[in-house]
RNA sequence: UAACUAUUUUAGCUGAAUCGGUUUUUAAUGAAUCGUACGGAGGAAAAUAAAUUUGGGGUUAAUCCGACCGGAAAGGAUUCCGGCGGUAGGGUGGUCCUGUUUACCCGAACCCGUCAACUAACUUCGGAAGCUUUUAAAUAGGAGGCA
Numbered sequence: 001u002a003a004c005u006a007u008u009u010u011a012g013c014u015g016a017a018u019c020g021g022u023u024u025u026u027a028a029u030g031a032a033u034c035g036u037a038c039g040g041a042g043g044a045a046a047a048u049a050a051a052u053u054u055g056g057g058g059u060u061a062a063u064c065c066g067a068c069c070g071g072a073a074a075g076g077a078u079u080c081c082g083g084c085g086g087u088a089g090g091g092u093g094g095u096c097c098u099g100u101u102u103a104c105c106c107g108a109a110c111c112c113g114u115c116a117a118c119u120a121a122c123u124u125c126g127g128a129a130g131c132u133u134u135u136a137a138a139u140a141g142g143a144g145g146c147a
Base pairs, nucleotide, nucleotide: 011132012131013130014129019035020034021033022032023031024030038126039125040124041123042122048117055115056112057111058110059109064086065085066084068083069082070081071080072079073078089106090105091104092103093102095143096142097141098140099139100138101137
C1' cells in the first nucleotide's frame, strides 16, 4: 500500500416493519410483556360486478410468454421442474418532490385450506428481515437548508 474477515461509529438503500414504557436478567446483553408511526385481511345494504375440480383465494413490484435446451411422470398428446431469452410491473444512482435523459439492477418467496368480490358499523393480524458506506450520473422546475 492492497485484499479479506470481525467489531464499533457515521451516513444511506429495499421494505408496512419506526418509536417508546414495564418486568426480569447481565460484564456486555438477552428474554418476556404492553403500547405505537406505519401496513394487511375478514365483514351489511343499495348499486355494479362476477364466479363455483379446469378448484378458489391472499400478501408482494414479482405477472405472463417462448415454435429454444435438459430432466421427470410414462411409451404419444400433455403436464410439471430447471436452464436460457424476453415481459406486465418495480428499484437505485446521496437534501427532498416531480418531470426528461441515461446507466445498473429486481421481476422471488410465502400463506389460507374447499372458503372469502365490493362493503358502514364491527372483528382480526403484522409492526420483520437483508444489504451498502470515502464513494456518489446528468438536466429542468419547485421546495428546503446554508451564507